[in-house]
Context: one part of a larger RNA
Molecule: large-subunit ribosomal RNA, domain II
Organism: Zea mays
RNA sequence: GCCGGCAACUCAUAGGCAGUGGCUUGGUUAAGGGAAUGGAACCCACCGGAGCCGUAGCGAAAGCGAGUCUUCAUAGGGCGAUUGUCACUGCUUAUGGACCCAAACCUGGGUGAUCUAUCCAUGACCAGGAUGAAGCUUGGAUGAAACUAAGCAGAGGUCCGAACCGACAGUUGUUGAAGAAUCAGCGGAUGAGUUGUGGUUAGGGGUGAAAUGCCACUCGAACCUAGAGCUAGCUGGUUCUCCCCGAAAUGCAUUGAGGCGCAGUAGUUGACUGGACAUCUAGGGGUAAAGCACUGUUUUGGUGCGGGCUGCGUGAGCGGUAUCAAAUCGAGGCAAACUCUGAAUACUAGAUAUGACCCAAAAAUAACAGGGGUCAAGGUCGGCCAGUGAGACGAUGGGGGAUAAGCUUCAUCGUCGAGAGGGAAAUAGCCCGGGUCACCAGCUAAGGCCCCUAAAUGACCGCUCAGUGAUAAAGGAGGUGGGGGUGCAAAGACAGCCAGGAGGUUUGCCUAGAAGCAGCCACCCUUUAAAGAGUGCAUAAUAGCUCACUGAUCGAGCGCCCUUGCGCUGCAGAUGAACGGGGCUAAGCGAUCUGCCGAAGCUUUGGGAUGUCAAAAUGCAUCGGUAGGGGAGCGUUUCGCCUUAGAGGGAAGCAAACGCAAAAGCGGGGGUUGACGAAGCAGAAGCGAGAAUGUCGGC
Numbered sequence: 001g002c003c004g005g006c007a008a009c010u011c012a013u014a015g016g017c018a019g020u021g022g023c024u025u026g027g028u029u030a031a032g033g034g035a036a037u038g039g040a041a042c043c044c045a046c047c048g049g050a051g052c053c054g055u056a057g058c059g060a061a062a063g064c065g066a067g068u069c070u071u072c073a074u075a076g077g078g079c080g081a082u083u084g085u086c087a088c089u090g091c092u093u094a095u096g097g098a099c100c101c102a103a104a105c106c107u108g109g110g111u112g113a114u115c116u117a118u119c120c121a122u123g124a125c126c127a128g129g130a131u132g133a134a135g136c137u138u139g140g141a142u143g144a145a146a147c148u149a150a151g152c153a154g155a156g157g158u159c160c161g162a163a164c165c166g167a168c169a170g171u172u173g174u175u176g177a178a179g180a181a182u183c184a185g186c187g188g189a190u191g192a193g194u195u196g197u198g199g200u201u202a203g204g205g206g207u208g209a210a211a212u213g214c215c216a217c218u219c220g221a222a223c224c225u226a227g228a229g230c231u232a233g234c235u236g237g238u239u240c241u242c243c244c245c246g247a248a249a250u251g252c253a254u255u256g257a258g259g260c261g262c263a264g265u266a267g268u269u270g271a272c273u274g275g276a277c278a279u280c281u282a283g284g285g286g287u288a289a290a291g292c293a294c295u296g297u298u299u300u301g302g303u304g305c306g307g308g309c310u311g312c313g314u315g316a317g318c319g320g321u322a323u324c325a326a327a328u329c330g331a332g333g334c335a336a337a338c339u340c341u342g343a344a345u346a347c348u349a350g351a352u353a354u355g356a357c358c359c360a361a362a363a364a365u366a367a368c369a370g371g372g373g374u375c376a377a378g379g380u381c382g383g384c385c386a387g388u389g390a391g392a393c394g395a396u397g398g399g400g401g402a403u404a405a406g407c408u409u410c411a412u413c414g415u416c417g418a419g420a421g422g423g424a425a426a427u428a429g430c431c432c433g434g435g436u437c438a439c440c441a442g443c444u445a446a447g448g449c450c451c452c453u454a455a456a457u458g459a460c461c462g463c464u465c466a467g468u469g470a471u472a473a474a475g476g477a478g479g480u481g482g483g484g485g486u487g488c489a490a491a492g493a494c495a496g497c498c499a500g501g502a503g504g505u506u507u508g509c510c511u512a513g514a515a516g517c518a519g520c521c522a523c524c525c526u527u528u529a530a531a532g533a534g535u536g537c538a539u540a541a542u543a544g545c546u547c548a549c550u551g552a553u554c555g556a557g558c559g560c561c562c563u564u565g566c567g568c569u570g571c572a573g574a575u576g577a578a579c580g581g582g583g584c585u586a587a588g589c590g591a592u593c594u595g596c597c598g599a600a601g602c603u604u605u606g607g608g609a610u611g612u613c614a615a616a617a618u619g620c621a622u623c624g625g626u627a628g629g630g631g632a633g634c635g636u637u638u639c640g641c642c643u644u645a646g647a648g649g650g651a652a653g654c655a656a657a658c659g660c661a662a663a664a665g666c667g668g669g670g671g672u673u674g675a676c677g678a679a680g681c682a683g684a685a686g687c688g689a690g691a692a693u694g695u696c697g698g699c
Base pairs, nucleotide, nucleotide: 001699002698003697004696005695006694011096012095013094014093015092016091017090018089019088020087021086022085023084026053027052028051032047033046037045038044057064058063067079068078069077070076099237100236106227107226108225109224110223111222117201119199120198121197122196123195124194125193126191128160129159130158131156135152136151137150138149139148140147164188165187166186168185170183172181203219205215206214207213212221240633241632242631243630244629245628250263251262252261254259264388265387267384268383269382270381271380272379273378278352279351280350281349282348283347289341290339291338295335296334297333299331300330301329302328303327306324307323308321309320310319311318312317355375356374357373358372359371391416392415393414394413395412396411397410398409399408400407421432422431423430436607437606438605441603442602443601447597448596449595450582451581452580456594458593459592461590462589463588469584475569476568479566480565481564482563483562484561485560486559487558488557496553498551499550500549502526503525504524508520509519532547536545537544608623609622610621611620612619634688636685637684638683640681641680646676653672654671658667659666660665
């Protein structure tokens, strides 16, 4: 891992509600008896009326009583003016292990020091080599010593290194040869050494050269057993079918935040009401917008209280001056906690008023009005009884944040959640649309119609040349299309080419120089077709080139500004990877038109189910669904009817083809096997397995 068996809402006693049944001359017995009567027998029938519920309430009570209490009150108000009971079944609540499995712990009583820690008693062991302390001997030395030399000697938690003890680093091993080892190295190795045997210390404890170490592969408190099925607001699991309805992730509160309670919301079962949607009418408001009349804030201009500086004056006070600036006036802004104003929606109330079908209802059809009936749709109040109380994204209006986040937090909607199908390449929350079943039928939605790929390589008018389409801003640009304005132009514009562009004058000043062209002031006059006291280059300064301006040539449009459509650039990344691909100049973009494709939508045909609904028929409406509620069934074991029908002429079991039913399932029976055992109607449950790192067995 697979296969097979087992495995989880039970039982008891009480309360509530519903259904069914008995009695209602109200119902009913409990403990106990079971003598008598019935019966073969019994925990039977039966006896037993204690007690319980009900038949009247109100008041603290005395008490009164369809009333009573409060009270001065016969004012008002509160509670009443009623009502069965006993069983069985189902749901639910309470108490118990209480749906099942699972702790870590706590407490009582015991068992452990054959492992290991310390200690005690008694034994054992440590190859070989090196170093050479004290002391001693002899010689020298001395008065004697000290001292010195050689030798003997053999100290040491001394040195090197086996056994032995340890464990510093590496390899291998890692379902190992081994639940800690192997290999080649490494440390101690006469000592605080190692070790045998026997003993000591015990869990709220011991022992510890101290690591919370060790105390039998167990140690921040051993192990065994009992309390014990501890408790678990936590995780996991919880077994057959079909039908109907169908949520929540919110508010308040909580030693509360992943849990409970109440409300909201689901189901189911009642009572009452007549609405819902729409239209119209009437309302209150202070949001959006707007505004500056208030409260604040703010720019600028005018007037300038007051302050500053300063003059005169003994002082009172009188002047001057620039600037800050109150207040006020003109113009212009801003505000969630501003409002002289003020919507759309939303909300409240009232009025009008419903849809389908049938009957009346005949007649060839259609429409309208009135009457009756049925169905669908809304609301209020109850009974019983669930889940939910982690929500997610999208749109709109806001707060927080950075007008960041697949961010966070509110409000109003939608979808997902609990929703399949089609579209968006793929893609819970986007767009379309809500799946009862069947069909090799039709029409459409969103979205599409060159190929992949179903359907126009359709029509018509424009735009785009960038593969833009098929990612992005400020900014940049004689890209290109449309619209508008304005100027010049056949008395010849714009561009090009030819020619002129002069004189007073080198104006004046300044300067070394300043001559159109360093700089300052002025910027005139003349000749002219025209020519600035000069547009740029240039020179030391001149010179030189050029421009403005003019003529000739040419011959028809040219220049500038605003606005708008589509493009270009700005635009650099790590596989090719930013049209889904091929590919496309439309198969791109904008406008118009007609077709077609396209879904589980709608329709056609047929079947089923639910509500109304009740025997049938018909009509109408309905049949996605998690948590969850309700309804109807299938099957297993066993018991009763029932020692049933059947059964060696073959039961149960196993098991192929095949048949039936909406499903759980039911039948069938070739074959195998060898002794029991249906169906039907009822009763009772150890009653249904795929999951629990389930459990046991097999492979």